Predicted 3D model of a 108-nucleotide RNA (Guanidine-I riboswitch aptamer) from Devosia sp. Root413D1. The organism belongs to Devosia, within Bacteria. The same sequence occurs in records of 2 taxa. The sequence is in RNAcentral, with records from Rfam and Ribocentre.
[in-house]
C1' cells in the first nucleotide's frame, strides 16, 4: 500500500414528511382554498435498530441412488450474522428522512 468476502427478504419501530383521509381556518358553505410550528390514518421507513423466514458453510443421522463413491431429499447441532466513529453535498417518490448515492469521502 492494493485486491476479495462479510448474502437476500418479510414484519414492525426510531425517524421522516405532505399525495390522499382526518383536523383546524377561511369562503361562493354546491364546493374550493389554506394550514405539517396539525396529535393522528394512509404513505415512506435504518448498513451501523429489533424480530421471523429463506439462502450459504461445516460436523452428525436417515431415506433414495451406488460394486463404492458422486449426487439427491429430511432432519438435528454449530458456525458465518464478530466489528462497525461518520460529515457536506446531490437523487427519488407528493415531499422528506436514519430511504438511495453510502460499511461512500473523512476520522479511529
Nucleotide at each position: 500500500g492494493a485486491g476479495a468476502c462479510u448474502g437476500g427478504u418479510g414484519g414492525c419501530u426510531a425517524g421522516g414528511g405532505u399525495u390522499c383521509c382526518g383536523a383546524c381556518g377561511c369562503u361562493u358553505u354546491u364546493u374550493g382554498c389554506g394550514u405539517g410550528u396539525c396529535u393522528g390514518g394512509u404513505c415512506c421507513g435504518a448498513g451501523a435498530g429489533c424480530u421471523g423466514c429463506c439462502a450459504c458453510c461445516g460436523g452428525c443421522g436417515g431415506g433414495c441412488g451406488c460394486c463404492a463413491c458422486a449426487g439427491u431429499c429430511c432432519g438435528c447441532c454449530g458456525g458465518a450474522c464478530g466489528c462497525a466513529c461518520g460529515g457536506c453535498g446531490g437523487g427519488a417518490c407528493a415531499a422528506a428522512a436514519g430511504c438511495c448515492c453510502g460499511g461512500g469521502a473523512g476520522a479511529c